RNA sequence: GAAGUCAGCCGGGCAAUUGCUUUUCGGUCAUUCAAUAGUUAUCGAUUAUUACAUUUCGAUAAUUAUUGAAUGGCCGGGGGGAGGAAAGUCCGGGCUCCAUAGGGCAGAGUGCCAGGUAACACCUGGGGGGCGUGAGCCCACGGCCAGUGCCACAGAAAAUAUACCGCCCGGUUAUUCAAUUGAAUAGUCAGGUAAGGGUGAAAUGGUGCGGUAAGAGCGCACCGCGCAGCAGGUAACUGUUGUGGCAGGGUAAACCCCACUCGGAGCAAGACCAAAUAGGGGAGCAAUGGCGCGGCCCGCGCUGCUCCCGGGUAGGUUGCUUGAGGUGUGUAGCGAUAUACAUCCCAGAUGAAUGAUUGCCCCAGCGCAAGCUGGACAGAACCCGGCUUACAGGCUGACUUCUUAU
Numbered sequence: 001g002a003a004g005u006c007a008g009c010c011g012g013g014c015a016a017u018u019g020c021u022u023u024u025c026g027g028u029c030a031u032u033c034a035a036u037a038g039u040u041a042u043c044g045a046u047u048a049u050u051a052c053a054u055u056u057c058g059a060u061a062a063u064u065a066u067u068g069a070a071u072g073g074c075c076g077g078g079g080g081g082a083g084g085a086a087a088g089u090c091c092g093g094g095c096u097c098c099a100u101a102g103g104g105c106a107g108a109g110u111g112c113c114a115g116g117u118a119a120c121a122c123c124u125g126g127g128g129g130g131c132g133u134g135a136g137c138c139c140a141c142g143g144c145c146a147g148u149g150c151c152a153c154a155g156a157a158a159a160u161a162u163a164c165c166g167c168c169c170g171g172u173u174a175u176u177c178a179a180u181u182g183a184a185u186a187g188u189c190a191g192g193u194a195a196g197g198g199u200g201a202a203a204u205g206g207u208g209c210g211g212u213a214a215g216a217g218c219g220c221a222c223c224g225c226g227c228a229g230c231a232g233g234u235a236a237c238u239g240u241u242g243u244g245g246c247a248g249g250g251u252a253a254a255c256c257c258c259a260c261u262c263g264g265a266g267c268a269a270g271a272c273c274a275a276a277u278a279g280g281g282g283a284g285c286a287a288u289g290g291c292g293c294g295g296c297c298c299g300c301g302c303u304g305c306u307c308c309c310g311g312g313u314a315g316g317u318u319g320c321u322u323g324a325g326g327u328g329u330g331u332a333g334c335g336a337u338a339u340a341c342a343u344c345c346c347a348g349a350u351g352a353a354u355g356a357u358u359g360c361c362c363c364a365g366c367g368c369a370a371g372c373u374g375g376a377c378a379g380a381a382c383c384c385g386g387c388u389u390a391c392a393g394g395c396u397g398a399c400u401u402c403u404u405a406u
Stems, first nucleotide, its partner, number of pairs: 001402010012361007020081026083377001087388002090386005095266004102298004107262005112126005127141001128139004142257002147255002149251003164197002166193003170189008205223006224246001225244008270318004280309006289303004325344008362375005
């Protein structure tokens, strides 16, 4: 200097003007409620009187004033206002209801080991396998000796195993040579063989040596495989020693077997308030019944249930944002993470707010310059932890390989 691998971060910035929404504080207006006080009216009691009026007290109603609260409008001040993926709806939960909440079958999910977590199919660290020169990356990683399937085409043959081309030996025919039995070539019959070649993704352990008529674990060495022991490791596994010539493989992302885990529905869940209607009409079943709990059975709970026609309402409040929360530092740990202390409050809309304009700066491209064009993927809706997918451009750190110079 070039090329890569892994991890983290930003993803336009600043200012002015103006707009929307939410929260909080203050002011003002209106309405409602409460308390206090005054006034008027009515009733009752009381003082007093022959009686009424007058005095005092209480209750009710109306009205005025003050104070407080709530709701709504307006004005002003302060604070906040889309994401790393908000996307996909693929997993896991929190929360709400079924509901008093168990057992089993079916079904679904996961699949090496050990940890983390609220939990997970996620994450971390190891083991094994594969890819890469390497840094690193990927894995749907239990079992084919429980059983049943499948391996097309090609090929002799893909399981009840086999011989296409070959190799060897024996018989026989023809030709040639030799001539004492014989040798070579071509064909044919019988036998042996699976080492060589071919086909295929895969061919019945692999490589080498010996041996054989030619061959073959036929024998031997190493590798592989089975069994047994020892050592290390929590474990998955690794190493090592001995022993056995030991034989068809692959596929479970095929059915299946094994181990572990699992109620359902979902914020359009649910709760409260207000308003309206027709507490309507018809049919069926009924305690040995019916209904409820995703399917089925048992069990449990309730006591009526199901279907059709017709009518009314669908408005408001809440759930709704303080959390398995964020940030910083310390400690423990290889790490995921846990824990202690400190600090912060970071959207809550409801047909759907979170914007617009201008100027300067930044980045990229074109251009001599002036200047022009562009600046990714993309918008919260109960919340959180993951995974997957999309992403223009830029920054930082560590590591690997190559080249060059010293």
The RNA shown here (Bacterial RNase P class A) has 406 nucleotides and comes from a Gammaproteobacteria bacterium. It matches the Rfam family "Bacterial RNase P class A". Rfam describes the family as follows. Ribonuclease P (RNase P) is a ubiquitous endoribonuclease, found in archaea, bacteria and eukarya as well as chloroplasts and mitochondria. It was read from a public genome assembly, where an Rfam model found it. Taxonomically the source falls in Gammaproteobacteria (Bacteria, Pseudomonadati, Pseudomonadota). Its mean pLDDT, the model's own confidence on a scale to 100, is 75. The model forms 97% of the base pairs in the Rfam consensus.